Context: one part of a larger RNA
Molecule: small-subunit ribosomal RNA, 3' major domain
Organism: uncultured bacterium
RNA sequence: UGACGGGGGCCCGCACAAGCGGUGGAGCGUGUGGUUUAAUUCGAUGCUAAGCGAAGAACCUUACCAAGGCUUGACAUGUAGGGAAAAGCCAUAGAGAUAUGGUGUCCUUAGGGGCCCUACACAGGUGGUGCAUGGCUGUCGUCAGCUCGUGUCGUGAGAUGUUGGGUUAAGUCCCGCAACGAGCGCAACCCUUGUCCUAUGUUGCCAGCGGAUAAUGCCGGGGACUCGUAGGAGACUGCCGGGGUCAACUCGGAGGAAGGUGGGGACGACGUCAAGUCAUCAUGCCCCUUAUAUCCAGGGCUGCAAACAUGCUACAAUGGCCGGUACAGAGGGCUGCAAAACCGCGAGGUUGAGCGAAUCCCACAAAGCCGGUCUCAGUUCGGAUUGGAGUCUGCAACUCGACUCCAUGAAGGCGGAGUCGCUAGUAAUCCCGGAUCAGCAACGCCGGGGUGAAUACGUUCCCGGGCCUUGUACA
Numbered sequence: 001u002g003a004c005g006g007g008g009g010c011c012c013g014c015a016c017a018a019g020c021g022g023u024g025g026a027g028c029g030u031g032u033g034g035u036u037u038a039a040u041u042c043g044a045u046g047c048u049a050a051g052c053g054a055a056g057a058a059c060c061u062u063a064c065c066a067a068g069g070c071u072u073g074a075c076a077u078g079u080a081g082g083g084a085a086a087a088g089c090c091a092u093a094g095a096g097a098u099a100u101g102g103u104g105u106c107c108u109u110a111g112g113g114g115c116c117c118u119a120c121a122c123a124g125g126u127g128g129u130g131c132a133u134g135g136c137u138g139u140c141g142u143c144a145g146c147u148c149g150u151g152u153c154g155u156g157a158g159a160u161g162u163u164g165g166g167u168u169a170a171g172u173c174c175c176g177c178a179a180c181g182a183g184c185g186c187a188a189c190c191c192u193u194g195u196c197c198u199a200u201g202u203u204g205c206c207a208g209c210g211g212a213u214a215a216u217g218c219c220g221g222g223g224a225c226u227c228g229u230a231g232g233a234g235a236c237u238g239c240c241g242g243g244g245u246c247a248a249c250u251c252g253g254a255g256g257a258a259g260g261u262g263g264g265g266a267c268g269a270c271g272u273c274a275a276g277u278c279a280u281c282a283u284g285c286c287c288c289u290u291a292u293a294u295c296c297a298g299g300g301c302u303g304c305a306a307a308c309a310u311g312c313u314a315c316a317a318u319g320g321c322c323g324g325u326a327c328a329g330a331g332g333g334c335u336g337c338a339a340a341a342c343c344g345c346g347a348g349g350u351u352g353a354g355c356g357a358a359u360c361c362c363a364c365a366a367a368g369c370c371g372g373u374c375u376c377a378g379u380u381c382g383g384a385u386u387g388g389a390g391u392c393u394g395c396a397a398c399u400c401g402a403c404u405c406c407a408u409g410a411a412g413g414c415g416g417a418g419u420c421g422c423u424a425g426u427a428a429u430c431c432c433g434g435a436u437c438a439g440c441a442a443c444g445c446c447g448g449g450g451u452g453a454a455u456a457c458g459u460u461c462c463c464g465g466g467c468c469u470u471g472u473a474c475a
Stems, first nucleotide, its partner, number of pairs: 001475002003472003007469007015459002019422005026313007034304002042053002064299002068295002073122001077121007088103006106113002124288002127286003133282002135277003138273001140271001145184006151160003164175003190265004195233007205222002209220003236259001239253005315415001319374007331362003336355002341350003381412001386407007428451007
């Protein structure tokens, strides 16, 4: 100087407390350890691994396994020599890769290019090392810290500044002070949302005027309104009062759409964990080179006694079922989204208007509201499991897809010790969309809106963190 303390002081955080909802019990989904296996590819492992890489494992993907092939190679560049064609299509053999036969016959500046064979340089490696690395990322932590120049003090390590008194979300600001300044962080500048103004007006809108219809901005028209696009205004403790050191600031108030950082996001200092990643990529070194490269059909990554993590669905009456009826936002669409009509109980099928989309479509939002029914039961709760029959995608649904219909109807009556999230348009609850994608194991993830709470006395205690101080046989 740090680190540590079941030392002290001050302060903060959904850290506790106060509340609301979960999880731990059940069934199922997903991931993991384990076990099994010819293989169950690899990585991630307290917080910071475990719905994680994977925003799509039937083949492919695919890296794994057993079998069958190949060796200048599936891919690149170059040299030398040689060759006719190659690709494609057809037939035969084969699980296919591939082999054999037939067909086929490119461009040109006439040098050749493109293609094939042979030989050689070389290719190739998801092989090893993340403890050789770059880059990227997690975490402490959006915590308020981390440093430097000059000066001063100290023999020196170092100190001072950065401590102190206030204050703040903040090393934020004020005052003081052997310090005076400065840098990286904080804040602001950026995006979005909340109010208003101006401009503009189609594909958006429809108040007033006119026309038309069973009805509809449907038409003429209009720019008022909504909305879209662009530019501005607005919030600064600016104003008033109390407190405070005539300070920073704080409390209350006015006006205002918004008030003291308005809400949300992006943004992550010096560093820590030899944290993670050589399997995104790049890369040193090591290793393989008729194989650890590469091609192929099949299997596996989906195996299952019990265990863990994370979700979904429930156990019901604030509910289940049936009928009627209302209101979003944000997205996606041409190998696409598909209306209407018809067929089917349904998944879906036939046909296909319109739309490269503020125009058309996906697309009926659901919870809600109105009415009916069930009456506390393993039930008209719950839907696992199983049998049967189908639909769709796709060469192909046996291993191993999703969905539909009929039948079946398991556990489950609110969950031990423990443990998690959340402070407001939040929690809870209800639907909608998208990426990936032929299809889908999505109950995941990322977004969107609808309805919409309770509680916070307080900081003694648990956890994490910041500053000062103290002890130390630790560095």